Lysine riboswitch aptamer from a pig gut metagenome, 161 nucleotides, folded computationally. The coordinates come from a structure-prediction model, not an experiment, and the mean pLDDT is 78. The sequence is in RNAcentral, with records from MGnify. Its Rfam family is "Lysine riboswitch aptamer". Rfam links the family to the GO term lysine biosynthetic process.
RNA sequence: GAUAGAGGUUGCGUUAGCUAUUAGUAGCAUUCUGGAUGUGGCAGGCACAGAAGAAGGUUUGUGAAAGGGGUAUACGCCGAAAGAAUCGGAUGUCUGUAGUCUGAUUCUUGGGCAUGCAUUUAAGAGAUGCAUGACUGUCAUCGAUGAGAUGGGGCGCUAUC
Numbered sequence: 001g002a003u004a005g006a007g008g009u010u011g012c013g014u015u016a017g018c019u020a021u022u023a024g025u026a027g028c029a030u031u032c033u034g035g036a037u038g039u040g041g042c043a044g045g046c047a048c049a050g051a052a053g054a055a056g057g058u059u060u061g062u063g064a065a066a067g068g069g070g071u072a073u074a075c076g077c078c079g080a081a082a083g084a085a086u087c088g089g090a091u092g093u094c095u096g097u098a099g100u101c102u103g104a105u106u107c108u109u110g111g112g113c114a115u116g117c118a119u120u121u122a123a124g125a126g127a128u129g130c131a132u133g134a135c136u137g138u139c140a141u142c143g144a145u146g147a148g149a150u151g152g153g154g155c156g157c158u159a160u161c
Stems, first nucleotide, its partner, number of pairs: 001161005008078001011077004017071003027062003032057002037049004041097004081109011110136002113133008138152005
């Protein structure tokens, strides 16, 4: 340098059928009231609705969806993947921007779990970040022929050529 592997069956990610939640919410229609504004994420512009009655409140009826979650199966894998920063592209009605998706570079993280705090979210779910804790896998040192103790990290570890 090349090739092949291991960590766990609760390793990582994707897919989509079903499903709980979102939610009796938004929306639509409607009764009464009200009496001039309201809507398009935000600002400007523009457009639309509105005295044939806006916003708000209220009665009745109808009534979702997206994202995120769980689960069957299948597929791709073992920096699998995730996060942060910077730059770029797409979308975002027109301009800018928020948000979302995506590419490149740099940095961090061995892995999952639990707890606490913070962010996100409709959410006590989940995700992300930080801290702590034990567990687990690997290597080194000490120890002893036994457990174990300490420390390190994936650009690592093991095997073969």